[in-house]
This is a predicted structure of a 73-nucleotide RNA (transfer RNA) from a bacterium. The same sequence occurs in records of 6 taxa. Rfam family: tRNA.
RNA sequence: GCCGGGUUAGCUCAGUCGGUAGAGCGCGGGACUUUUAAUCCUGAGGUCAAGGGUUCAAGUCCCUUAUUCGGCG
Numbered sequence: 001g002c003c004g005g006g007u008u009a010g011c012u013c014a015g016u017c018g019g020u021a022g023a024g025c026g027c028g029g030g031a032c033u034u035u036u037a038a039u040c041c042u043g044a045g046g047u048c049a050a051g052g053g054u055u056c057a058a059g060u061c062c063c064u065u066a067u068u069c070g071g072c073g
C1' cells in the first nucleotide's frame, strides 16, 4: 500500500427481508432469611465509533473518516 471482519448499556454480546433497540452479568430499590450468600420481583442506564447520503422510515443500505483484529504484498 491492497483486501476482509469488528465498533450497540459499566462489561460480554444479540438484533431476521429497513418498521422506530434487547439479554446475561454488574448497579439501585424491594421480598425472603436471625444475618450474609443464594433465589425471586422491580427500576435506572444508549449520540447504535464520527460525519454525510438514500428512504415515509436506517443499528441495518451507500460514501468518507477514525479505531481495532486478521490476511496479502
Stems, first nucleotide, its partner, number of pairs: 001072007010025004019056001027043005049065005